[in-house]
């Protein structure tokens, strides 16, 4: 230096814990600290980062991160094709409104095993909203120049 094997890591509603709360074989040890759904064209900057469930005393508080949002730039799609601009989106690549359809886990409950205990684990079954899909309505479906089909 190369190859092979093994182990670890590859988390993104995620990680962490100096406060608080809780437990104890009590002064140092442990526990808790968000339940899932959804979310990525690339870069920079800013920022209080979506949706519901549960609870109703802690899902409190703090730190970090983050696929959110906004602005700008680049790339890409639509607005017959290729150029420039404008506009709107992000590869499932127009917007808004209404209606319908539509997917979860935890908590609580029951049972099991385990622990000094708090807590946590496993099994059983139910229940969302956003996104999304369909339908309807409205708005947008443009401007400029040139050559051609």
């Nucleotide at each position: 230096a190369a190859a092979u094997u093994c182990a670890u890591u590859u988390a993104a509603g995620c990680g962490c814990c100096u406060g608080g709360a809780c437990u104890c074989u009590u002064a140092g040890a442990g526990u808790u600290g968000a339940c899932g759904a959804g979310g990525a064209c690339a870069g920079u900057a800013g920022u209080g980062a979506u949706c519901g469930a549960a609870a109703g005393a802690u899902u409190c508080g703090g730190c970090g991160g983050a696929u959110g949002c906004u602005a700008c730039u680049g790339c890409g799609g639509g607005g017959a094709a290729a150029g420039u601009g404008c506009u709107u989106c992000g590869u499932u690549a127009g917007a808004u409104a209404u209606a319908u359809a539509g997917c979860a886990a935890a908590a609580a409950g029951u049972a099991a095993a385990a622990u000094c205990a708090a807590c946590a684990u496993u099994a059983c079954a139910a229940c969302a909203a956003u996104a999304u899909a369909u339908a309807u309505a409205u708005c947008a479906u443009c401007a400029c120049a040139u050559a051609u089909u």

Predicted 3D model of a 149-nucleotide RNA (glmS glucosamine-6-phosphate activated ribozyme aptamer). Rfam family: glmS glucosamine-6-phosphate activated ribozyme aptamer. Rfam's curators write: This entry contains a glucosamine-6-phosphate activated ribozyme that is found in the mRNA for GlmS. GlmS is an enzyme that uses fructose-6-phosphate and glutamine to generate glucosamine-6-phosphate.